[in-house]
RNA sequence: GCCGCGGUAGCUCAGUCGGUAGAGCAUAGCACUGAAAAUGCUAGGGUCGCCGGUUCAAAUCCGGCCUGCGGCACCA
Numbered sequence: 001g002c003c004g005c006g007g008u009a010g011c012u013c014a015g016u017c018g019g020u021a022g023a024g025c026a027u028a029g030c031a032c033u034g035a036a037a038a039u040g041c042u043a044g045g046g047u048c049g050c051c052g053g054u055u056c057a058a059a060u061c062c063g064g065c066c067u068g069c070g071g072c073a074c075c076a
Stems, first nucleotide, its partner, number of pairs: 001072007010025004019056001027043005049065005
């Protein structure tokens, strides 16, 4: 340098045809308990890596860029 896959909640990850963004864990509150743990219920938490474009509408499609992993090539 080229190719492929990835970047979404604090963490691990879903999101199939473009139509109001989700789960588990974690956190907080409540219930339960003598008190905890476990369990149950509820809640908070997101500019979907960044910037543009297309569209009535973009996490999703298109372009550029940043970054992680892997492969290929080059190498004095």